[in-house]
A computed fold for a 456-nucleotide part of an RNA from an uncultured candidate division WS6 bacterium, annotated as small-subunit ribosomal RNA, 3' major domain. Model confidence (mean pLDDT): 83 of 100. Its Rfam family is "Bacterial small subunit ribosomal RNA". Gene Ontology terms of the family: ribosome and structural constituent of ribosome. RNAcentral holds the full RNA, with entries from ENA and SILVA.

Context: one part of a larger RNA
RNA sequence: UGACGGGGACCCGCACAAGCAGUGGAGCGCCUGGUUUAAUUCGAUGCUAAGCGAAGAAUCUCACCAGGGCUUGAACUGUAGCUACUAAGCCUAUGAAAGUAGGUCUAUGGGUUCGAAGCUACAGAGGUGCUGCAUGGCUGUCGUCAGCUCGUGUCGUGAGAUGUUGGGUUAAGUCCCGCAACGAGCGCAACCCCUAUCCAUUGUUAUAAUUUCUAUGGAGACCGCCUUGCCAAAACGAGGAGGAAGGUGGGGACGACGUCUAGUCAUCAUAGCCCUUAUGUCCUGGGCUACACAGACGCUACAAUGGUCAAUACAACGGGUGGCCAAACCGCGAGGUGGAGCUAAUCCCUUAAAAUUGACCCCAGUUCGAAUUGUAGGCUGAAAUUCGCCUACAUGAAGUCGGAAUUGCUAGUAAUCGCAGAUCAGCAUGCUGCGGUGAAUACGUUCUCGGGUCUG
Numbered sequence: 001u002g003a004c005g006g007g008g009a010c011c012c013g014c015a016c017a018a019g020c021a022g023u024g025g026a027g028c029g030c031c032u033g034g035u036u037u038a039a040u041u042c043g044a045u046g047c048u049a050a051g052c053g054a055a056g057a058a059u060c061u062c063a064c065c066a067g068g069g070c071u072u073g074a075a076c077u078g079u080a081g082c083u084a085c086u087a088a089g090c091c092u093a094u095g096a097a098a099g100u101a102g103g104u105c106u107a108u109g110g111g112u113u114c115g116a117a118g119c120u121a122c123a124g125a126g127g128u129g130c131u132g133c134a135u136g137g138c139u140g141u142c143g144u145c146a147g148c149u150c151g152u153g154u155c156g157u158g159a160g161a162u163g164u165u166g167g168g169u170u171a172a173g174u175c176c177c178g179c180a181a182c183g184a185g186c187g188c189a190a191c192c193c194c195u196a197u198c199c200a201u202u203g204u205u206a207u208a209a210u211u212u213c214u215a216u217g218g219a220g221a222c223c224g225c226c227u228u229g230c231c232a233a234a235a236c237g238a239g240g241a242g243g244a245a246g247g248u249g250g251g252g253a254c255g256a257c258g259u260c261u262a263g264u265c266a267u268c269a270u271a272g273c274c275c276u277u278a279u280g281u282c283c284u285g286g287g288c289u290a291c292a293c294a295g296a297c298g299c300u301a302c303a304a305u306g307g308u309c310a311a312u313a314c315a316a317c318g319g320g321u322g323g324c325c326a327a328a329c330c331g332c333g334a335g336g337u338g339g340a341g342c343u344a345a346u347c348c349c350u351u352a353a354a355a356u357u358g359a360c361c362c363c364a365g366u367u368c369g370a371a372u373u374g375u376a377g378g379c380u381g382a383a384a385u386u387c388g389c390c391u392a393c394a395u396g397a398a399g400u401c402g403g404a405a406u407u408g409c410u411a412g413u414a415a416u417c418g419c420a421g422a423u424c425a426g427c428a429u430g431c432u433g434c435g436g437u438g439a440a441u442a443c444g445u446u447c448u449c450g451g452g453u454c455u456g
Stems, first nucleotide, its partner, number of pairs: 007455007015445002019409005026300004031295003034291002042053002064286007076124008085110002089104006126275002129273003135269002137264003140260001142258001147186006153162003166177003192252004197219005203213001222246001225240005302402001306361006318349003323342002328337003368399001373394007415437007
């Protein structure tokens, strides 16, 4: 000077408390550990790993395993030599394919000097091989916490101190006052985007029309006004008016100096090391999907604030040409036929669901619950056995609210309801968004956890 303390003082945060809904028990999904395996590729491991990399493992992906091939190589550059015509294509044999061996045709291409093509030799090649404790870049975390520093001056022999401490105040090292300090920088805030109100313009493809809506530009909120509190004053606090909005209005992007020798050599880049008829590369099949068990995160439930049936109402964000696919018809249905429209405010995805109205069920392992299994089908795709999704009929496990413990959330939030999108041939209980309905509670800071300031 820091750090630490079951030292002190002050302050903050869904940290506790007050509430609401859960998890932990059941079934299933998914990830991980472990075990197994020829292989179950690799990485991530308290918070900060575990629906994580993976925005989607049947082949491919693919890195793993078994087997079969190739060796200047699957892709790329150069040098030297050779061939004169040659590549793609087609055919035959063999084969699981890759490949290997052989044959054949044409000119629409390129070329016959160079160049290009093929072959041979060579130098590079190639490596998801190792080290994230050699690195860049990117990322997580403390933490959107309010801190971290510098110049000059002053003090101290010096390390250093001061400033940055003190009195108030704030979400904030925010601002005010004071002060051997005076200034400044990175952070805070603001500037950026979305949203709430109004105005003007805009009117296509939206509307019957418009005040809705679309798009662009602007206005508006600043403690500006009033009252009041704080020993004075200031900063600031409390209340009020006006206002669509009031004290950073709500949300996002934005993450200081640094910490964890944090994570990533498997996005990429890169140093060193290693492999070079193999740790490279091609192919077929398998595996990543195994299963006594343990853990994390979810989905569905255990029902009557419910289940089933019928009728009926109201969204927003998005996506679409190898695409979205209407009407109509066929099928109980998944779906099929069909082909209109749309490169989209035009057409389509697209009937939102919960809600509302009516009827049944009458507290039961049930008209709850849906796992599991059987049969018959549909779709994608060369291919659905290992190993996809969906439909119909049948089957109808566990489960009657969950021990110790533990998670999220303070308002259009929690809870609950559906919809869209990325990835994607197909596959979503995950993820990212969107709207619908819409609460309860906060006395307070003793305690738990984390953090900040001062201090013996």